[in-house]
RNA sequence: GUCCGUGGUCCGCAGAACUCGCUGGCAGGAGCGGGGGAACCACCAGUUUUCGGGCACCACCGGAGCGAUCCGGCCGGGGCCCUUGGGGUGAAGCCGCGUGAGUGCCGGUCGACUCGUCGGCCGGUGUGAUCGAGGCCGGGUGAUCUCCCACCCGAACCCGACAGCUCACCUCGUAGGCGUCGGAGAGGUACCGC
Numbered sequence: 001g002u003c004c005g006u007g008g009u010c011c012g013c014a015g016a017a018c019u020c021g022c023u024g025g026c027a028g029g030a031g032c033g034g035g036g037g038a039a040c041c042a043c044c045a046g047u048u049u050u051c052g053g054g055c056a057c058c059a060c061c062g063g064a065g066c067g068a069u070c071c072g073g074c075c076g077g078g079g080c081c082c083u084u085g086g087g088g089u090g091a092a093g094c095c096g097c098g099u100g101a102g103u104g105c106c107g108g109u110c111g112a113c114u115c116g117u118c119g120g121c122c123g124g125u126g127u128g129a130u131c132g133a134g135g136c137c138g139g140g141u142g143a144u145c146u147c148c149c150a151c152c153c154g155a156a157c158c159c160g161a162c163a164g165c166u167c168a169c170c171u172c173g174u175a176g177g178c179g180u181c182g183g184a185g186a187g188g189u190a191c192c193g194c
Stems, first nucleotide, its partner, number of pairs: 011179003019029002021026002031174006041164001052082004057077002060073005085162001086159004093136003097132002102127011137154006144186005
């Protein structure tokens, strides 16, 4: 001198995610942010996919049994689970074209078995993820603002059939992850000198 690794401090970025206190961990405080929640207003299950699917329990009905109980039905009751309807945080969306997974209903066929039910395959009819090429739109950075220019992002997660707005009221979060610096104009501030 170079390279690699580690630790600390300062500055900054998106984001609500910062700060104070004390007994160092706290249902703590403040600040910031989110959800639920009246009246009024809005909406009103509209077209064979949506107030959907599954499980067991209770109640009720029928049958068997001396009885404990067992089998079947179930538009009733609450419990648990699921996600395709719907909803939430977030900038993370909308539109049609093509593709077409999955899936509801109907029909045909085959098989199993316990009157009936289940499963496989095919067809019809709906719905429709993903992907492709587009259109519209939304968000960020370039260290004060504006304009130009340049470069990026359009994820992820949650609720669980259910929620419009919403005073009072109730409640929750305050993670984690990173490293930009082009031009012009207008401002502001600091240092030095007088």
Molecule: c-di-AMP riboswitch aptamer (ydaO/yuaA leader)
Organism: Actinotalea ferrariae